[in-house]
This is a predicted structure of a 104-nucleotide RNA (Glycine riboswitch aptamer) from Clostridium gasigenes. The sequence is in RNAcentral, with records from Rfam. Model confidence (mean pLDDT): 79 of 100. Of the family's consensus pairs, 89% are formed in the model. NCBI's taxonomy places the organism under Bacteria, Bacillati, Clostridia, Eubacteriales, Clostridium.

RNA sequence: CCUCUGGAGAGACUCUAUGAGCACCGAAGGCGCAAGGCGUAACUAUAGGUAUUUUUAUAUACAGUAUAGUUAUUUGCCGAAACUCUCAGGUAAAAGGACAGGGG
Numbered sequence: 001c002c003u004c005u006g007g008a009g010a011g012a013c014u015c016u017a018u019g020a021g022c023a024c025c026g027a028a029g030g031c032g033c034a035a036g037g038c039g040u041a042a043c044u045a046u047a048g049g050u051a052u053u054u055u056u057a058u059a060u061a062c063a064g065u066a067u068a069g070u071u072a073u074u075u076g077c078c079g080a081a082a083c084u085c086u087c088a089g090g091u092a093a094a095a096g097g098a099c100a101g102g103g104g
Stems, first nucleotide, its partner, number of pairs: 001104006011022001013021003023091003029087001030085001032083001036078003039073009049062004
């Protein structure tokens, strides 16, 4: 992906009826987000860098480069569902139908 089976919810509502109105449902599709991750900022540790000092060493100052950790992030990015919204869709049967099972 194909095929078979099961598969919920909510007005067979009203009107001047290819339309409009009110009420309602969530299980096609779609919007939204939690933890968390990334990023950012601050701090700490370690290792570099520069300057001075010095007998190898070391110490001090400056800068804030790399790695790791911690904290913050209602304002950056990513971020699930049957949750949420009800845009779409739906509210007798039929059709559709998330999802589940069998077969290919």